[in-house]
Small-subunit ribosomal RNA, central domain from a metagenome, 348 nucleotides, folded computationally. The coordinates come from a structure-prediction model, not an experiment, and the mean pLDDT is 89. The RNAcentral record of the full RNA draws on SILVA.

Context: one part of a larger RNA
RNA sequence: CUGGGCGUAAAGCGCAUGCAGGCGGAUCGCUAAGUCGGGGGUGAAAGCCCGAGGCUCAACCUCGGAACUGCCUUCGAUACUGGCGAUCUUGAGUCCGGGAGAGGUGAGUGGAACUCCGAGUGUAGAGGUGAAAUUCGUAGAUAUUCGGAAGAACACCAGUGGCGAAGGCGGCUUACUGGCCCGGUACUGACGCUGAGAUGCGAAAGCGUGGGGAGCAAACAGGAUUAGAUACCCUGGUAGUCCACGCCGUAAACGAUGGAUGCUAGCCGUCAGCCAGCAUGCUGGUUGGUGGCGCAGCUAACGCAUUAAGCAUCCCGCCUGGGGAGUACGAUCGCAAGAUUAAAACUC
Numbered sequence: 001c002u003g004g005g006c007g008u009a010a011a012g013c014g015c016a017u018g019c020a021g022g023c024g025g026a027u028c029g030c031u032a033a034g035u036c037g038g039g040g041g042u043g044a045a046a047g048c049c050c051g052a053g054g055c056u057c058a059a060c061c062u063c064g065g066a067a068c069u070g071c072c073u074u075c076g077a078u079a080c081u082g083g084c085g086a087u088c089u090u091g092a093g094u095c096c097g098g099g100a101g102a103g104g105u106g107a108g109u110g111g112a113a114c115u116c117c118g119a120g121u122g123u124a125g126a127g128g129u130g131a132a133a134u135u136c137g138u139a140g141a142u143a144u145u146c147g148g149a150a151g152a153a154c155a156c157c158a159g160u161g162g163c164g165a166a167g168g169c170g171g172c173u174u175a176c177u178g179g180c181c182c183g184g185u186a187c188u189g190a191c192g193c194u195g196a197g198a199u200g201c202g203a204a205a206g207c208g209u210g211g212g213g214a215g216c217a218a219a220c221a222g223g224a225u226u227a228g229a230u231a232c233c234c235u236g237g238u239a240g241u242c243c244a245c246g247c248c249g250u251a252a253a254c255g256a257u258g259g260a261u262g263c264u265a266g267c268c269g270u271c272a273g274c275c276a277g278c279a280u281g282c283u284g285g286u287u288g289g290u291g292g293c294g295c296a297g298c299u300a301a302c303g304c305a306u307u308a309a310g311c312a313u314c315c316c317g318c319c320u321g322g323g324g325a326g327u328a329c330g331a332u333c334g335c336a337a338g339a340u341u342a343a344a345a346c347u348c
Base pairs, nucleotide, nucleotide: 004319005318006317007302008301012316014201015200016199017198021194022193023192025088026087027086028085029084030083031082033081034080035077036076037075038074039073040072041071042070049065050064051063052062053061054060091191092188093187094186095184096183097182098181099180103177104176105175106174107173108172109171110154115149116148117147118146119145120144121143125136126135162169163168206247207246208245209244210243211242215241216240220236221235222234223233258315259314260313261312262311263310266293267292268291269290270289271288272287273286274285275284276283277282278281297304298303321348322347323346330341331340332339333338
């Protein structure tokens, strides 16, 4: 390489957009490049293979045949693929009418709670724990009432509910804005799928500059516990968490399951639409999501099962014993932290 695989054994890029490339719906015609058939030329000899012969046999040698699976050329075939032309509507898209939604960005705004500050009442404790202590408090704490400030997060609603490609998104209002679904079937007429590179997005932590800082809280300090306790528990507490702009580019970025299309029993929930029937709030049908169970089939088993891990096709990514190692070196990127790419010796 062929072959075999990728939910959990090694293996799906974190996700998308998309150039090249690969693949691509129905009908008709032309062409004849791929494809198929016939002819011609060439495919040196030796060797291999088959047959025969010569050395006493064999190795070896000689002769004949076959083969040389290929290339070139010519004459044909036209089902399939390709090319060219024409037509079509079911794939894809547009249009019209509806619909749901924590989809995104900016601005504004609300209440509860925590903390702090001021004032009132009030007095000796409060806090914390398994028990304590560190800690706070007669300079008046804790508790309670009123007023004020500031920051962050949005209880109930809330739901294997919704939206988003993924990361993710949750008070309310508003402006701008992306996608999706249903119904109609007016329009375009294959405009499609995938996608190496590339580009963009990408939780948390971390980094840079400038703000902000209530609560929480790495580090750190103290108190406990303990044989010890660089921990678990407690009292404090700085980065950080928040905002703006710019980096980083990772994750158990998980459904540990790439994307697209078609096909293959059902039953029961739920979300968003539509249609029909009537008994007017139910029943039936249908489309798209999201769940539970389950047949065939698949699977090493577990399990999956129209949201496939079933049956097929197309395209991409990835795997090839464990350790060494996602490391070294080199390269690219980064302010750094580091990220990406990625071995070998050796060893079992």